[in-house]
């Protein structure tokens, strides 16, 4: 160096061009003598960066940054 898959919440993934979500943790509360389980509710997101198409982009197109995997 080419090729393919991949980056979206603290992890881990989901998301068919039309309000960004789920479990897991986190905090709050409710149960309990108390933790632990259990229930309910809440915080948390520049959607890898930058252009582009579109009336609208996490999603389509280009360029680049990372990270695997593979070829040579």
């Nucleotide at each position: 160096g080419g090729g393919c898959c991949g980056g979206u919440a603290g992890c881990u993934c989901a998301g068919u061009g039309g309000u960004a979500g789920a479990g897991c943790a986190u905090c709050u509360g409710a149960c309990u003598u108390u933790u632990a389980a259990u229930c309910a509710g809440g915080u948390g997101g520049u959607c890898g960066c930058g252009g582009g198409u579109u009336c609208g982009a996490g999603u389509c197109c280009c360029g680049c940054c990372c990270g695997g995997c593979u070829c040579a």
Source information: The prediction has a mean pLDDT of 83. Transfer RNA from Arcobacter sp., 72 nucleotides, folded computationally. It matches the Rfam family "tRNA". By type it is a transfer RNA. Its family is annotated with triplet codon-amino acid adaptor activity in the Gene Ontology.